This is a predicted structure of a 350-nucleotide part of an RNA (small-subunit ribosomal RNA, central domain) from a Minisyncoccota bacterium. The full RNA is in RNAcentral, with records from ENA and SILVA.

Context: one part of a larger RNA
RNA sequence: CUGGGCGUAAAGGGUGUGUAGGCGGUUGUGUUAGUCUGCUGUUAAAGCCUUGGGCUCAACCCAAGAAUCGCAGUGGAAACGGCACAACUAGAGGAUGUGAGAGGUUAAGGGAACUCAUGGUGUAGGGGUGAAAUCCGUUGAUAUCAUGGGGAACACCAAAAGCGAAGGCACUUAACUGGCACAUUCCUGACGCUGAGACACGAAAGCCAGGGUAGCGAAUGGGAUUAGAUACCCCAGUAGUCCUGGCCCUAAACGUUGUCCGCUGGCUCUUUGGAGUAUCGACCCUCCGAGGGGCGAAGCUAACGCGUUAAGCGGACCGCCUGGGUAGUACGAGCGCAAGCUUAAAACUC
Numbered sequence: 001c002u003g004g005g006c007g008u009a010a011a012g013g014g015u016g017u018g019u020a021g022g023c024g025g026u027u028g029u030g031u032u033a034g035u036c037u038g039c040u041g042u043u044a045a046a047g048c049c050u051u052g053g054g055c056u057c058a059a060c061c062c063a064a065g066a067a068u069c070g071c072a073g074u075g076g077a078a079a080c081g082g083c084a085c086a087a088c089u090a091g092a093g094g095a096u097g098u099g100a101g102a103g104g105u106u107a108a109g110g111g112a113a114c115u116c117a118u119g120g121u122g123u124a125g126g127g128g129u130g131a132a133a134u135c136c137g138u139u140g141a142u143a144u145c146a147u148g149g150g151g152a153a154c155a156c157c158a159a160a161a162g163c164g165a166a167g168g169c170a171c172u173u174a175a176c177u178g179g180c181a182c183a184u185u186c187c188u189g190a191c192g193c194u195g196a197g198a199c200a201c202g203a204a205a206g207c208c209a210g211g212g213u214a215g216c217g218a219a220u221g222g223g224a225u226u227a228g229a230u231a232c233c234c235c236a237g238u239a240g241u242c243c244u245g246g247c248c249c250u251a252a253a254c255g256u257u258g259u260c261c262g263c264u265g266g267c268u269c270u271u272u273g274g275a276g277u278a279u280c281g282a283c284c285c286u287c288c289g290a291g292g293g294g295c296g297a298a299g300c301u302a303a304c305g306c307g308u309u310a311a312g313c314g315g316a317c318c319g320c321c322u323g324g325g326u327a328g329u330a331c332g333a334g335c336g337c338a339a340g341c342u343u344a345a346a347a348c349u350c
Stems, first nucleotide, its partner, number of pairs: 004321003007304002012318001014201004021194003025088008034080001035077008049065006091191001092188004096183004103177007110154001114150008125136002162169002206247006215241002220236004258317006266295011299306002323350003332343004
């Protein structure tokens, strides 16, 4: 370079916005360094191919012709591609009107539980386990009632449900705010798709500074268990978990399935819009969308399975793989306070 691949065998980047680049709807006109075509020159000879000939044949050799690719010059063609101009509305976007939603940020409020403090009642136990013990309790525990404080999380509703690009999002209310869907005509007129770099976001753990700390709880201490027990069980318990600001940038970041577009039989459940019918209204029924599940025609697949939410049939662009170990390591470089992250080999060996 060509090829074959990427759900589970090696392989989809954690996710988005978007630069360069690649690719790009319909019609007309003009033009054209791509494209197609004629001619000329060049492309050494030999070789390959065809015809004829020479060694007794062949290999081999001789002669003629043809062919191939590239380059240059010149003339032409305009379907496709490029460029320019003009126009269009099926892609895309906007306006208007509705609608659903744990989408995001900030603030305020709420009840249950837990724990602590104080007070009342009350007395000998409580707690814990397979069984125990450490532990708490006559300085009055556990239990129960009242009052007050505190922090964290929001039972039921709750679902195969909903929303978000992903990570993720759940008590209530308010303010601010992002996206999405549907309907009607109207408007812009290809403004599009993808996207190397770049930028932004990115669970948990971890880090820095300040606060906070009820419960839980790495580490740690103690009690058990055991041959031992640096564990599993129990009693305690520090970081942490929470808040504010700043870092870190990883994951089984998974649908282990990149994004976008078009095409291709059905059945069924469900969320949410619209239209029709019906109606006081709701429900029901039919149709048109946008999502979320289950089963399955064709087809695909090594099989499992996938199957209009494709892993089917096609197109555009990006990322990635190329036997196992060494190794996601060393070295170098970039980033980071650090922990470390990203990029990323080889010798050797099977």